[in-house]
C1' cells in the first nucleotide's frame, strides 16, 4: 500500500419512575447485531399429522453439511488481479421464437466494394475492405487464375476408447477438416424440491341464545378434479332479521438455547462432558436527572455519543451503521 | 404483527411475449372575436420512484431499496 475475516457498539455509581417474576416481603430480571426489510427456510397451530393427478412456483457445476434452505463448507471448470484473493456456472446438436438500425447477408444462407477468368454478357471466390453488439474456427505454411480446411503443422472444437476420481472433471491415445453465431433473469426441455393458511394461527372462559320468515343433498380445506372427513330429511345446514360481547385466560418463551473444555472432520458441521437460565409486555414497559471518566466538535462557555428499538420462536440472506480494537495473509 | 397492491409529463391514465414512451386535461404561441370563453392549428413538457444485474439494447425480465394505498379481530 492492499486482501480476507472477527469483535465492540460509551463505562461506573446514586436517586426517582415503568413492565414482569416473587408469600405481592426481601430480592431478581428488563432490547439488538441488526430487534429492521419480510426476501428464503424450518418449528408450532388448524384443515386427512397432507394422499393421487393437473396447473402453478422455486432451485440449477459436483460432493457434503443441516430440522430445512436459494444459507454455509470443500472441490471442479471459466474469467479478473503481480499477489493475498475476488467472481461466474444445467441444456442453444429436442422443438418454437427473437436478433431494432446499419449491412450483401443476422443463420435452409449470401456477395456491395475488391480479387481472378473474360471484349462483353456472365462466371469463380470469401484472403482483404466496409456494416454491426454479434459475420460461419485462429495463426502460419503450402497450394491456386484468384482464393478457400482445398491440403498440412500447432492451438481450439466435436466424437470414441482407456485410465484416475463418489462426482463435477482431469490425463492419455485414436478419429473427424469443423457440419454446431448469440439470447433460456424468452417460451421450453432435463433433474430435484414445494399441500394451503398463518399466533389477528388456534384453544378455553365469560356474556347472550328466541321465537320468526325464506331456501336446501349439503358442509369442511388448497387454483381445479379425484379422494378423505362430518352431517344425512330436519333436532341438521345456508340466507334474512333479531340478541350478546367489542372483554379475559392459555398459546408465551427452557430452546435445532448459551458458555467452557475435549474429541472427529481440510472445513461447514457433529459427538461427549461440565456449568448456566438471560424481557415476555398487549392502545403495548425497558426511561429521566445528577456526579466521575472515555471519545468527538469548539478558543472557551458548552454541546453531542453511529444505525436503530423486541411483539410466537429459531437458521440464514439483504439493507442501515460514528468511532475503536484484534487476527491471518499478500 | 401478518397478508396483498401501486409508483410513467403539472394532474388522471395507456404502453409490459425487450428495439429511442403516448392520450385527455392543464400550459404556451397563432387564428377566430370589438373583447373573453368555446372552437381550430401548432408547440413545450419525461433521470418511466432510486440502485445493481441479465441482454448488443430494459418502462418491460431478475434482485435490492424507498414511498404510498388497501385488507384482517
Nucleotide at each position: 500500500a492492499g486482501u480476507g475475516a472477527g469483535u465492540u457498539g460509551g463505562g461506573c455509581g446514586a436517586u426517582c419512575g415503568c413492565c414482569c417474576c416473587g408469600u405481592u416481603a426481601a430480592g431478581g430480571g428488563g432490547a439488538g447485531g441488526a430487534a429492521a426489510g419480510u426476501c428464503c427456510g424450518g418449528g408450532c397451530u388448524c384443515c386427512a399429522c397432507a394422499g393421487g393427478g393437473c396447473a402453478g412456483g422455486g432451485u440449477g457445476g459436483c460432493c457434503g453439511c443441516u430440522a430445512a434452505c436459494g444459507a454455509c463448507g470443500g472441490c471442479g471448470c471459466g474469467g479478473g488481479g503481480c499477489g493475498a484473493c475476488c467472481u461466474g456456472c444445467g441444456g442453444a446438436a429436442a422443438g418454437u421464437g427473437g436478433c431494432a438500425c446499419a449491412g450483401a447477408a443476422a443463420a435452409u444462407a449470401u456477395a456491395c466494394c475488391g480479387c481472378c477468368c473474360g471484349c462483353g454478357a456472365g462466371g469463380g471466390u470469401a484472403a482483404g475492405g466496409g456494416u454491426g453488439a454479434a459475420a460461419u474456427g485462429g495463426c502460419g505454411g503450402g497450394g491456386u487464375a484468384a482464393g478457400a480446411g482445398c491440403c498440412c503443422a500447432c492451438c481450439g472444437g466435436c466424437g470414441c476408447g482407456c485410465g484416475a476420481g463418489u462426482g463435477a472433471u482431469c490425463g492419455c491415445g485414436c478419429g473427424c477438416g469443423c457440419a454446431u453465431g448469440c439470447c433460456a433473469a424468452a417460451c421450453c426441455c432435463c433433474a430435484c424440491c414445494c399441500g394451503g393458511a398463518g399466533c389477528a394461527a388456534g384453544a378455553c372462559c365469560a356474556a347472550a341464545u328466541a321465537g320468526g320468515a325464506g331456501g336446501g343433498u349439503g358442509a369442511g380445506u388448497g387454483g381445479c378434479c379425484c379422494g378423505c372427513u362430518c352431517a344425512u330429511a330436519a333436532u341438521c345446514c345456508c340466507u334474512c332479521g333479531g340478541g350478546u360481547u367489542c372483554g379475559g385466560u392459555c398459546g408465551c418463551u427452557a430452546g435445532a438455547g448459551c458458555c467452557g473444555g475435549c474429541g472427529a472432520g481440510c472445513a461447514a458441521u457433529c459427538g461427549c462432558c461440565g456449568g448456566c437460565c438471560a424481557a415476555g409486555a398487549u392502545g403495548a414497559a425497558u426511561g429521566a436527572u445528577c456526579g466521575c471518566c472515555g471519545c468527538c466538535c469548539g478558543c472557551a462557555a458548552g454541546g453531542g455519543c453511529a444505525c436503530a428499538g423486541a411483539a410466537c420462536c429459531c437458521g440464514g440472506c439483504u439493507u442501515a451503521c460514528a468511532g475503536g480494537c484484534u487476527c491471518a495473509c499478500u | 404483527g401478518c397478508c396483498g397492491g401501486a409508483g410513467u409529463a403539472g394532474c388522471u391514465c395507456a404502453g409490459c411475449u425487450g428495439g429511442u414512451a403516448g392520450a385527455g386535461c392543464a400550459g404556451c404561441u397563432g387564428a377566430u372575436u370589438u373583447g373573453u370563453a368555446a372552437u381550430c392549428a401548432g408547440c413545450u413538457g419525461g433521470u418511466c420512484g432510486g440502485g445493481g444485474g441479465u441482454u448488443c439494447g430494459a418502462u418491460u425480465c431478475c434482485c435490492u431499496u424507498c414511498u404510498c394505498c388497501g385488507g384482517c379481530u
This is a predicted complex of two RNAs, RNase P RNA and transfer RNA, with 403 nucleotides together. The coordinates come from a structure-prediction model, not an experiment, and the mean pLDDT is 79. Rfam match: Bacterial RNase P class A. Rfam classes the family as a ribozyme.